A computed fold for a 124-nucleotide RNA, annotated as SAM riboswitch aptamer (S box leader). Rfam family: SAM riboswitch aptamer (S box leader). Rfam links the family to the GO term regulation of gene expression.
[in-house]
RNA sequence: ACCUUAUCACGAGUGGCAGAGGGAUGGGCCCGAUGAAGCCACGGCAGCCCGCGCAAGCGAAGGUGCCAAAUCCCACAGCGGUGCACACCGUCUUCCUCCGGAAGACCCCGCUGGCAGAUAAGGA
Numbered sequence: 001a002c003c004u005u006a007u008c009a010c011g012a013g014u015g016g017c018a019g020a021g022g023g024a025u026g027g028g029c030c031c032g033a034u035g036a037a038g039c040c041a042c043g044g045c046a047g048c049c050c051g052c053g054c055a056a057g058c059g060a061a062g063g064u065g066c067c068a069a070a071u072c073c074c075a076c077a078g079c080g081g082u083g084c085a086c087a088c089c090g091u092c093u094u095c096c097u098c099c100g101g102a103a104g105a106c107c108c109c110g111c112u113g114g115c116a117g118a119u120a121a122g123g124a
Base pairs, nucleotide, nucleotide: 002123003122004121005120006119007118008117013042014041015040016039017038021031022030023029025075026074027073028072043067044066045065047064048063049062050059051058052057071116076113077112078111079110080109081108083107090106091105092104093103094102095101096100
């Protein structure tokens, strides 16, 4: 690096060194000199393995993992929308029997599934 399965709206940071980046990718939006990444120390959380328990659950000793924001949001598809969803109003085109209505495209919002990613357990 690859395959399978499960989970991903919960939870949990201080100090020292360091010195400009970071949030996987693209877009958005954020975090960052009141100090990013990284390293170290100590602390914490409890997802998986694990231990206890009939179970609900509890534990944090051990193996991993984690400690801004839902995996920060979206990405592809389908469905729905009274278009009051962060003031208000969806926009456009075509058509009809034109104080109105219908269809289509696009946008937006929501839901579901998928993709991608992360983590664990198992496998090869």
The model forms 97% of the base pairs in the Rfam consensus. It was read from a public genome assembly, where an Rfam model found it.